[in-house]
RNA sequence: GAAGUCGGUCAGGCAACCGCUGGGCGAAAGGCGCAAGCCUUAACCGAGAGGAAAGUCCGGGCUUCGCAGAGCAAGAUGCCGGCUAACGGCCGGGCACCGUGAGGUGACGGAAAGUGCAACAGAGAAUAGACCGCCUAAGCACGGGGAAACCCGGGCCGGCAAGGGUGAAACGGCGCCCCGGCGCAAGCCGGGGCGGUCAGGCGAAAGCCCGGCCGAGGUAAGAGCUCACCGCGGACGUGGUAACACGGACGGCACGGCAAACCCCAUCUGAAGCAAGGCCAAAUAGGGAAGCGUACGGCGUGGCUCGCGCCGCUUCCGGGUAGGCUGCUUGAGCGUACUGGCAACAGUACGCCUAGAGGAAUGGUUGUCCACGACAGAACCCGGCUUAACGACCGGCUUCCCCC
Numbered sequence: 001g002a003a004g005u006c007g008g009u010c011a012g013g014c015a016a017c018c019g020c021u022g023g024g025c026g027a028a029a030g031g032c033g034c035a036a037g038c039c040u041u042a043a044c045c046g047a048g049a050g051g052a053a054a055g056u057c058c059g060g061g062c063u064u065c066g067c068a069g070a071g072c073a074a075g076a077u078g079c080c081g082g083c084u085a086a087c088g089g090c091c092g093g094g095c096a097c098c099g100u101g102a103g104g105u106g107a108c109g110g111a112a113a114g115u116g117c118a119a120c121a122g123a124g125a126a127u128a129g130a131c132c133g134c135c136u137a138a139g140c141a142c143g144g145g146g147a148a149a150c151c152c153g154g155g156c157c158g159g160c161a162a163g164g165g166u167g168a169a170a171c172g173g174c175g176c177c178c179c180g181g182c183g184c185a186a187g188c189c190g191g192g193g194c195g196g197u198c199a200g201g202c203g204a205a206a207g208c209c210c211g212g213c214c215g216a217g218g219u220a221a222g223a224g225c226u227c228a229c230c231g232c233g234g235a236c237g238u239g240g241u242a243a244c245a246c247g248g249a250c251g252g253c254a255c256g257g258c259a260a261a262c263c264c265c266a267u268c269u270g271a272a273g274c275a276a277g278g279c280c281a282a283a284u285a286g287g288g289a290a291g292c293g294u295a296c297g298g299c300g301u302g303g304c305u306c307g308c309g310c311c312g313c314u315u316c317c318g319g320g321u322a323g324g325c326u327g328c329u330u331g332a333g334c335g336u337a338c339u340g341g342c343a344a345c346a347g348u349a350c351g352c353c354u355a356g357a358g359g360a361a362u363g364g365u366u367g368u369c370c371a372c373g374a375c376a377g378a379a380c381c382c383g384g385c386u387u388a389a390c391g392a393c394c395g396g397c398u399u400c401c402c403c404c
Stems, first nucleotide, its partner, number of pairs: 001400010012369007020048002023045002029040004050375001054386002057384005062273004074269005079093005094108001095106004109264002114262002116258002131164002133160003139156002142153004172230002175227001176193007194215005200209003216226002231253002236247004277326004287317006297311005333352008370373001
């Protein structure tokens, strides 16, 4: 210097004028109202959106209702440790994958409990399977050669699963020795060598040259046969708080994938939300109590009489509606310094006060400067996540190049 990666800060600036919202702001006076309470001009002072105010996806505070305890259902979460009021969040670590690297990504418990699923392609998709390919000992028939024994060839039958092909996935891998690279490992790949076998060439022969195949056993060659090893699992040991890592006796297994399929295991979860809720409180209707009136009536008391009750009026009380107030912003708050901690975070000291509406304010005009300004607008509050988005600046780290 270039490219990259991680984290943080800011989010057009300044000035003037005119507005808007709420506060200081209480009272007096006036108006409205039964009341509660509300409204009123002008002036002054200082304040007035965000990093996401958004989506309303998690968690908590607050509020009302519910709740002895336990279980079932339903939902959510899911490696380990820590932080926190709590979380599905954050920090640190482990493991897996990606990246040369800084670093990034991960619903990351259980598939060796059970049930189930796998489109298309493909021979075969979990009780696997043979299309191409490879092999030819025995058996069958055929063609060619040969006097014959027999030999050669392709075919049937049969066998194999190294290679090819299909697919997201094809049932874990390996088998003589040395060197280099790769792989968790047994080992693989490349090069060289040794041994066996078969064909060809040269040679009188011994043998030599060249090539194919094979390289534990087994076999015609092989195997999904056997053996050994790796792998998996693993008592236990060591390190670690743990996840996990390293080593690993005897014996065992050969067990593919999917649990954002059912399921199993563990943990958590009562419901509704500020239009929650609390307070004050007309008219009308209805409720309760007391009193008055019972004159004529009506209704009820199974038909009749008496009695009683209701229907009436007045006063008071209580609930509740309209209306009004409140909840409402001092809070798990912000800043600075120090301390503890790798960090998230916690503690201490000092300082600060930073919208609170209820048709809902936060705007407009002008000047000026620049890099010409994105996404976007609070509505009970807070912690997160996710989504949206011009750009500017600062810092840590990585890789490459150049110069000294």
Molecule: Bacterial RNase P class A
Organism: Propionivibrio sp.